[in-house]
Large-subunit ribosomal RNA, domain I from a Planctomycetota bacterium, 591 nucleotides, folded computationally.
Context: one part of a larger RNA
RNA sequence: GGUGCAUGUGAGGAUGCCUUGGCACCAAGAGCCGACGAAGGACGUGGCUUAGCUGCGAAAAGCCUCGGGGAGCCGCAAGCAGGCUUUGAUCCGGGGAUGUCCUAGAUCCGGAAACGGGUCGGAGUAAUCCUCCGACAGCGGCACGUGAAUCCAUAGCGUGUCGUAGGGAACGCGGGGAACUGACCCAUCUAAGUACCCGCAGGAAGAGAAAGAAACAUCGAUUCCCCCAGUAGCGGCGAGCGAAAAGGGAACAGCCUAAACCGUGCAUGUGUAAGCCCGCAGGCGUUGCAUGUGCGGUGUCGUGGGAGCCGAAGCUACAGUUGCGGAUGUAGCACGGAGUUAUAAAGUAUUCAUCUAGUCGAACCGCUUGGAAAGGCGGGCCAUAGAGAGUGACAGCCUCGUAGGCGAAAGAUGAAUGCCUCUGUCGGAAUUCCCGAGUAGCGCCAGUCCCGUGGAACCUGGCGUGAAUCAGCGGGGCCCACCCCGCAAGGCUAAAUACUCCUUGGUGACCGAUAGUGCAGUAGUAGCGCGAGCGAAAGGUGAAAAGAACCCCUGUUAGGGGAGUGAAAUAGAACCUGAAACCAUGCACCU
Numbered sequence: 001g002g003u004g005c006a007u008g009u010g011a012g013g014a015u016g017c018c019u020u021g022g023c024a025c026c027a028a029g030a031g032c033c034g035a036c037g038a039a040g041g042a043c044g045u046g047g048c049u050u051a052g053c054u055g056c057g058a059a060a061a062g063c064c065u066c067g068g069g070g071a072g073c074c075g076c077a078a079g080c081a082g083g084c085u086u087u088g089a090u091c092c093g094g095g096g097a098u099g100u101c102c103u104a105g106a107u108c109c110g111g112a113a114a115c116g117g118g119u120c121g122g123a124g125u126a127a128u129c130c131u132c133c134g135a136c137a138g139c140g141g142c143a144c145g146u147g148a149a150u151c152c153a154u155a156g157c158g159u160g161u162c163g164u165a166g167g168g169a170a171c172g173c174g175g176g177g178a179a180c181u182g183a184c185c186c187a188u189c190u191a192a193g194u195a196c197c198c199g200c201a202g203g204a205a206g207a208g209a210a211a212g213a214a215a216c217a218u219c220g221a222u223u224c225c226c227c228c229a230g231u232a233g234c235g236g237c238g239a240g241c242g243a244a245a246a247g248g249g250a251a252c253a254g255c256c257u258a259a260a261c262c263g264u265g266c267a268u269g270u271g272u273a274a275g276c277c278c279g280c281a282g283g284c285g286u287u288g289c290a291u292g293u294g295c296g297g298u299g300u301c302g303u304g305g306g307a308g309c310c311g312a313a314g315c316u317a318c319a320g321u322u323g324c325g326g327a328u329g330u331a332g333c334a335c336g337g338a339g340u341u342a343u344a345a346a347g348u349a350u351u352c353a354u355c356u357a358g359u360c361g362a363a364c365c366g367c368u369u370g371g372a373a374a375g376g377c378g379g380g381c382c383a384u385a386g387a388g389a390g391u392g393a394c395a396g397c398c399u400c401g402u403a404g405g406c407g408a409a410a411g412a413u414g415a416a417u418g419c420c421u422c423u424g425u426c427g428g429a430a431u432u433c434c435c436g437a438g439u440a441g442c443g444c445c446a447g448u449c450c451c452g453u454g455g456a457a458c459c460u461g462g463c464g465u466g467a468a469u470c471a472g473c474g475g476g477g478c479c480c481a482c483c484c485c486g487c488a489a490g491g492c493u494a495a496a497u498a499c500u501c502c503u504u505g506g507u508g509a510c511c512g513a514u515a516g517u518g519c520a521g522u523a524g525u526a527g528c529g530c531g532a533g534c535g536a537a538a539g540g541u542g543a544a545a546a547g548a549a550c551c552c553c554u555g556u557u558a559g560g561g562g563a564g565u566g567a568a569a570u571a572g573a574a575c576c577u578g579a580a581a582c583c584a585u586g587c588a589c590c591u
Stems, first nucleotide, its partner, number of pairs: 001590008010582001016576001017540002021511002023508007030500002032167002040102003043057003047080002052076002063096006072084003108117003118136006138164009171202001172200005182189001186236001212219002223250004233241002254492003257436001261297010275284002277326005302470001304435004309428004314333006335424005347419010358406003364379005380397002382386001388400003441465007451477001472487005527534002547575001550562004
């Protein structure tokens, strides 16, 4: 020096056990916040509070009020000092007040965020001021005023009022839109209309009441699921891509306009004649007519519908240029219909339910082992409660709970009913009028559909061209005919569906500290990076601090030895268990 074995208050932190934290899912709720200044921050704020977290905002770990609750309290977080509290504190819940500065092009102006500087009005002061309070941004809609070139006007300007902006996990719709990759290379193709960027919205969004789907039978808005079906198809017919109808379910809901026609306001034209509901008499005449436009009524469909025309429709009152008669219109009553999630739209009252604090809640003792009983033994009890957690080991009956009941001053949500609100006729004939235009269609070029140009329809867009109004128009996969189906070129629409930043409750052949979130500790922290951004490590004394008074060694805030506490100190804070590598010591053997 090596090897082996053993030993160790060495070192180290595996393993076991534990769980404050995570993960996944289920049910219900909520599904937005913001100029009434958000989300997110900065700076402050405590008697001692230096740092961090939490709370709060110069009224600053808090203020007021209404409820709950009932003995302690002044956050994590000890200690000192001092307080509060049965005249009900702390704490929990509803409502309110305060809420510095930055931050939305933060909004009076500027600015290198949390800073600097103003104007006007007010307060305070004898008065000034680096004092305090309030107002003062842009854009859009509407209303009013003012008002150029330029007569009217318009632009512009000003005032008032309403709105807007910014943030948000995923889900949604739209505008743009890759490449790696696959095709054993690669170019059409694929990946994929994916990732990503942008815009916008909602609690859902989008879609939606047939110019549909079908097939000679029919169905009857949309959406979603199952199936159809890896089918029909598409495809360097390669790789791959990939429907729909029918059928079965979930949920169900239908409406409003444009036009024709009537009335009315305004503008322009016409212009003293037409005309003013009809008949007779009187009267009026910026009335009538035409065009354009606004508003009101009417009207909304595909067995075509509507307007206009004709006919029939309960009662009363009123109206126009006058009187009488007729006709017409309006209002009310009667008789009906409907309604607050669309189709019009607000409430109010009552009752009930739920949520945001809570509350009542059964039943056990003895002996024994032990540090400790919930264990063992013995004898009882409750149970609409033997789910679970805690308590010095394993507790139905010790504690919190559990089953089952009860409960709200205030706020919120939902349901029902009443008040309330809205609204209302039918038939006939087929002469006239209307039924969404730079649209449909067509040509060229693209996109999207299972469909890659193909025989390529349908749908959408760009450029060009360019109809018809029911004897009409579109579709049924080139095209034509017959037949069938539908009615485009305006709009709205709940539910079934998608998602979960968030709240409550629950579940787990989910993890148990190198796992489970990156984070069980001041974690998106420390640290790194110019920056975009990257991104940790780090849990466990004990039942209870009872956390080791006092003494000793010493290089004196270290470490250790006694003593004491404790069941245990080889549980002593570098603290449960305490493996291995490694280190040291002893013995044996080898060199």
It matches the Rfam family "Bacterial large subunit ribosomal RNA". Rfam links the family to the GO terms structural constituent of ribosome and ribosome. Model confidence (mean pLDDT): 81 of 100. The sequence was found in a public genome assembly.